This is a predicted structure of a 1404-nucleotide RNA (small-subunit ribosomal RNA) from a soil metagenome. The sequence is in RNAcentral, with records from SILVA. Model confidence (mean pLDDT): 81 of 100. Its Rfam family is "Bacterial small subunit ribosomal RNA".
[in-house]
RNA sequence: CGAGUUUGAUCCUGGCUCAGGACAAACGCUGGCGGCGUGCGUAACACAUGCAAGUCGGACGAGGGGGCUCUUUCGGGAGUGACCCGAGUGGCGGACGGGUGCGUAACACGUGGAUAACCUGCCCGGCGGUGGGGGAUAGCGCUCAGAAAUGGGCGAUAAGACCGCAUACGCUCGCGUGGACCCAUAGGGUCUGGGCGAGGAAAGCGGGGUCUCUGUGAAGAGGCCUGGCGCAGCCGGAGGGGUCCGCGGCCGAUUAGCUAGUUGGGGGGGUAACGGCCUCCCAAGGCGACGAUCGGUAGCUGGUCUGAGAGGAUGAUCAGCCACACUGGGAUUGGCAGUGAGGAAUCUUCGGCAAUGGGCGCAAGCCUGACCGAGCAACGCCGCGUGGAGGACGACGGCCUUCGGGUUGUAAACUCCUUUUCUUGGGGACGAGGUAGUACGGACGGUACCCGAGGAAGAAGCCUCGGCUAACUACGUGCCAGCAGCCGCGGUAAUACGUAGGAGGCGAGCGUUGUCCGGAGUUACUGGGCGUAAAGGGUGCGCAGGCGGCCCGGCAGGUGGGUGGUGAAAGCUCCUGGCUCAACUGGGAGAGGGCCAUGCAGACGGUCGGGCUUGAGGGUCGCAGAGGGGCGUGGAAUUCCGGGUGGAGCGGUGAAAUGCGUAGAGAUCCGGAGGAACACCGACGGCGAAGGCAGCGCCCUGGACGACUCCUGACGCUCAGGCACGAAAGCUGGGGGAGCAAACAGGAUUAGAUACCCUGGUAGUCCCAGCUGUAAACGAUGUCCACCAGGUGCCGGGGGUAUCGACCCCCUCGGUGCCGCAGCUAACGUGAUGAGUGGACCGCCUGGGGAGUACGGCCGCAAGGUUAAAACUCAAAGGAAUUGACGGGGGCCCGCACAAGCAGCGGAGCGUGUGGUUUAAUUCGAUGCAUGGCUGUCGUCAGCUCGUGCCGUGAGGUGUUGGGUUAAGUCCCCUAACGAGCGCAACCCCUGGGGUCCGUUGUAGGUUUCGGGCCCGACUGCCGCGCGCAACGCGGAGGAAGGUGGGGAUGACGUCAAGUCAGCACGGCCCUUACGUCCAGGGCGACACACACGCUACAAUGGCCGGUACAAUGGGACGCCAAGCCGCGAGGCGGAGCCAAUCCCCCAAAGCCGGUCUCAGUUCGGAUCGCAGGCUGCAACUCGCCUGCGUGAAGCUGGAGUUGCUAGUAACCGUGGGUCAGCACACCACGGUGAAUACGUUCCCGGGCCUUGUACACACCGCCCGUCACACCAUGGAAGCCGACAACACCUGAAGCCGGUGGGCCAACUCCCCUCUUUCGAGAGGAGAGAGGCAGCUGUCGAGGGUGGGGCCGGUGACUGGGGUGAAGUCGUAACAAGGUAGCCGUACCGGAAGGUGCGGCUG
Repeated sequence: CGAGUUUGAUCCUGGCUCAGGACAAACGCUGGCGGCGUGCGUAACACAUGCAAGUCGGACGAGGGGGCUCUUUCGGGAGUGACCCGAGUGGCGGACGGGUGCGUAACACGUGGAUAACCUGCCCGGCGGUGGGGGAUAGCGCUCAGAAAUGGGCGAUAAGACCGCAUACGCUCGCGUGGACCCAUAGGGUCUGGGCGAGGAAAGCGGGGUCUCUGUGAAGAGGCCUGGCGCAGCCGGAGGGGUCCGCGGCCGAUUAGCUAGUUGGGGGGGUAACGGCCUCCCAAGGCGACGAUCGGUAGCUGGUCUGAGAGGAUGAUCAGCCACACUGGGAUUGGCAGUGAGGAAUCUUCGGCAAUGGGCGCAAGCCUGACCGAGCAACGCCGCGUGGAGGACGACGGCCUUCGGGUUGUAAACUCCUUUUCUUGGGGACGAGGUAGUACGGACGGUACCCGAGGAAGAAGCCUCGGCUAACUACGUGCCAGCAGCCGCGGUAAUACGUAGGAGGCGAGCGUUGUCCGGAGUUACUGGGCGUAAAGGGUGCGCAGGCGGCCCGGCAGGUGGGUGGUGAAAGCUCCUGGCUCAACUGGGAGAGGGCCAUGCAGACGGUCGGGCUUGAGGGUCGCAGAGGGGCGUGGAAUUCCGGGUGGAGCGGUGAAAUGCGUAGAGAUCCGGAGGAACACCGACGGCGAAGGCAGCGCCCUGGACGACUCCUGACGCUCAGGCACGAAAGCUGGGGGAGCAAACAGGAUUAGAUACCCUGGUAGUCCCAGCUGUAAACGAUGUCCACCAGGUGCCGGGGGUAUCGACCCCCUCGGUGCCGCAGCUAACGUGAUGAGUGGACCGCCUGGGGAGUACGGCCGCAAGGUUAAAACUCAAAGGAAUUGACGGGGGCCCGCACAAGCAGCGGAGCGUGUGGUUUAAUUCGAUGCAUGGCUGUCGUCAGCUCGUGCCGUGAGGUGUUGGGUUAAGUCCCCUAACGAGCGCAACCCCUGGGGUCCGUUGUAGGUUUCGGGCCCGACUGCCGCGCGCAACGCGGAGGAAGGUGGGGAUGACGUCAAGUCAGCACGGCCCUUACGUCCAGGGCGACACACACGCUACAAUGGCCGGUACAAUGGGACGCCAAGCCGCGAGGCGGAGCCAAUCCCCCAAAGCCGGUCUCAGUUCGGAUCGCAGGCUGCAACUCGCCUGCGUGAAGCUGGAGUUGCUAGUAACCGUGGGUCAGCACACCACGGUGAAUACGUUCCCGGGCCUUGUACACACCGCCCGUCACACCAUGGAAGCCGACAACACCUGAAGCCGGUGGGCCAACUCCCCUCUUUCGAGAGGAGAGAGGCAGCUGUCGAGGGUGGGGCCGGUGACUGGGGUGAAGUCGUAACAAGGUAGCCGUACCGGAAGGUGCGGCUG
């Protein structure tokens, strides 16, 4: 740091996917050890069992146990500060610790402040105290109720429990009053002082010394001194907490308005404290586009993960804060283990208080599931091991193989060595603090660690191997089974599936899945875009907002430095220690980008003040214009009406028809009516913000521009919302209605034709008033400012020159076009009218489809508009350009391509072939789609390429295009191209003329013919004309031949997976007592048909009979076969000749001469059939050919359609050859006779070149749209049904605070009375009253519950709407080419469907 994927290829845009890192993970396969961490993310679901908070006898009384002392009548009794136990009163602690993240969008959290508005047990420091009384109540005893938990009654009892009283250095409150100072809005406060009044405290416990008293003793009581722990008041500290505030951090506007204690004030209450915190009265405020309210989601932070950073995501473990539960109530603990459940998923009902910490205690100590440890789990991180060295004739085995070998592989074996780990034996901690000394004291743990002995011993897997992406072969499978992150693999040769061998990667792990960041500059602050790819709002005005010209000064909170505080610890970075290293853990420093305070600076930004003119506006004078509105007015034309003339058609189309017309159309003339639109000028023109605006005149009115440089003095630019304008269509009401014309009707066209064409025709089009608010509303280009080469038109204004004037020329301002430099752009293009450079502001985009759709809101009379998703689905959808191909695009040019002709085929019969059918078979392992070779075809068409250079980001282009010319990319000219190659042509063969030489088997001989060799000849060479002095063309001469003379051979790069595995060769596959081979018979020869190619015909240009003439090529020894003879004939006998210019095949036929037939199914035609023969051959039945006699079918010139041929050609005629024993109507050759026609290139077919369009590239046999039918998926509507949530109204209303009441109850305090006692001070008891308190009752508030009507969200829902996907289906053909009616946009109507038509618009 990138890579893959849209295309035939390219560049760009753009999405999808991958490689990295991380995790509280889970799953699959596998698994040796250790250290350190981590371990219910789901059901804040329910829990069995045990434990998790107690402690203090130095606060208190009493009980029990067991001791001890004394005593004893030996039963016991008394006492007791060693000790133990269970409860109780009392104190402190149970508000910590531990858990969880429900709720909460909040001063909850973070950060920084405030408290002059507050509290604080235990702890620390200080000041001054701790006096004197009182009445109760648990436990206990007795007793009642109850199953019990527990509750009640009576009686007695203690305290550091409770209650009065005294005192008060401080403290608090009230009244009043000085000084200094601070913040000040009201006012408040700090420090330091006086005065008066009021309020309010306390508790003791235990130790040492000494004295007195009691006591036999033990011991008890008390005084004094002393230090300890407590108690109470106040001041201060530390730490902790409460409250308030600035700033910061989620999503949604399809939530825009919210608010009644709400906002503020006054009085009061309440709190530790401020405050509508609460209450009464008064006022009507408060919050909100800088997002209130509402909805959704969520504990926040230090931090964590990722990232270069900025960011993004996250908030487990550890730590800070918050919230929740555990406490009396509501109600029944979110501790540690453990159980069930849910779930993909998360542990032991372990040891110990030894350490650290906490509670209580004077202490010993007790408690502590906090914690320290161990256990389980590869859940994570880190470390270690599974051995090291040597060892080739390269073992065995596996796999591959071209059978030679290669590879696994020095790998193994084997030899030597080592012992981390392992086993075993021995030793054995630190962690522990203490004490005068002794004794004692570790859960972990006989662990870590150390020493010895033994022995390579016990220890490797997982994933991948087509590209991305490191790593390749064999077999199996055969679009199956399967793989797959994306592209994509698999249909018989799969490096892509499965297995094996091998290889690569990581390694006690390795993969997969999920989530986050990265890559993604793919939300762009750093750091993107908007002409055509997604994206400029239809246009203007303009509030808020953002931004703002030049100069001077003040302020200064933006900004920049300095200093101070803070930013907990952990974490992170650097340095440095401790565990053998590391993970882990300690120490130091830094960062922590922030916030606060303070002081300095004053450029830039801001603000305040002053000034300026260049931005902006105004003024004066002009000027052009379809700018807008209103009122008038004009002519041309269409249509209609009346009349005249006239007499058969008109109209319309590709052609027609519907339609109109003898009831007089159309045509023509005259007159009239009405509506709509304004020819020419007119344009590339003008005006307007856009939409848009056009006869002419008048009235009203907006803006632009120019000249002058007079005035104001930044007044500016942009603009979310908002307001206004806004083509056509459409809507409402009222007019109007000539033409045109959706719908509709009819006629055509057509397979159909709900279209295109035609005849009609209604809304509408027009006007007024109102609505709608959209268009390809486009320059597909927002508005504004500055700067950055030019050239050339047009419009408006001005200036100069010139002039009588119009022209003309030059400059300038504004507008409007074309070309073009730099620059920009993916390219096309743009280019001062920017898509350049820099800036201000707004709008908009973020893959395609779903969808500009659904739901909701707003607007609208409606149609509909506007705002605007999601599920699901695809691996693309796109832009520009390139090369092709194609076009019912264009241009140029060829070809028997058409045309002009001749002869055919298609009809008949027959032959051959193919298909089909049939058959036992109608002969054959498969793969020509694995191949070689050969061949066909386009096409004997003129093309196809390369090197170098140049152009382009690139595919690619140029050359090869262009102008001519040619049969030709043939040649010439021009030319960023210059050259070259394969093709063309020529060279080769045959043929046509001549010369010469030779010649057998040719010739009787001569000339010649003929055969062979060599040479000549034709080259646009000559002449004329045309063209560009070219190439070349036309004509002519000469010549046997004239412009490649005719013919042949020769087939470029390539196309068609064209043909051939059956000609041959060949890979792999398949068969191997058969898919091989041999034999016999049959079959390849079938026959209701179809097609292709031929033959023979249909006749008189003919048939038949007789006579007669003239070839060439070629073949011949298993051969060709003469003469002669026999047979009607096929043929037979015969045997001469010939290995061939010698002999034979071999008499050519059509032709010519004569005769006959006379238009008929014939003397045409010969199929078919019968009989008799011949030949070959082993053999002519299936199944050969020929001959003779007889038989005598179809057929009378062939529909649509279609083939060949341009001269020695077609046509007609025969001949030969190959195959072969024999058999040819086919094939290959040969000669004979021997035409017609070509105006021409419009059309059909094929081809070449250039150009254009393209949505095609398997390339038009292409692509592709919509309905319908079927299957599946997600989703909208829907009568309803179900549920969640919050609010509202009313009813009810627990606990508790407060208010009222309190007739019931009550020990302490007060008063009075009675009785008793009295030291006369008073005390005790009782009755009563008061104060005070309590129960109870009652009122406000009030959790919760209930009822009700609404809101909102979710689920479900018969039926229904569209959408998506799907191998294949149905109907058409809408789009892409002029796509066969150019397409598209908006709107309206119509139609099975694509769609059609109207109106306006756009060019894409």